[in-house]
RNA sequence: CCUCGCGGGAGAGUCCGGAUCUUUGCCCAGUUGCCGGACGCCGAAGGAGCAAAUCUCCCCGCCAAACUCUCAGGCCAACGAACCGCGAGGGA
Numbered sequence: 001c002c003u004c005g006c007g008g009g010a011g012a013g014u015c016c017g018g019a020u021c022u023u024u025g026c027c028c029a030g031u032u033g034c035c036g037g038a039c040g041c042c043g044a045a046g047g048a049g050c051a052a053a054u055c056u057c058c059c060c061g062c063c064a065a066a067c068u069c070u071c072a073g074g075c076c077a078a079c080g081a082a083c084c085g086c087g088a089g090g091g092a
Stems, first nucleotide, its partner, number of pairs: 001090008013039006019032001021030002040075003046071001047069003054061001
């Protein structure tokens, strides 16, 4: 430095319609993890961009992120999740 296992691990939504469920039936109302539409929002998989420094000077090149962009991804939960801790294995 890489891989695996375990543990911890954030952020972000409304509206409309349909469908579903509640009810003896209808309407109304409520519910939902589904479908569609509109606009909005989040950033910690991944991706992209930039500084100083560096190269005799300039240009070019090179160059980091948790910064920036939001392409991807996400906005109940789950999954995923940068990063941190512990253990094991491998490489230099």
Predicted 3D model of a 92-nucleotide RNA (Glycine riboswitch aptamer) from uncultured Nakamurella sp. The model forms 90% of the base pairs in the Rfam consensus. NCBI's taxonomy places the organism under Bacteria, Bacillati, Actinomycetes, Nakamurellales, Nakamurella. Model confidence (mean pLDDT): 78 of 100.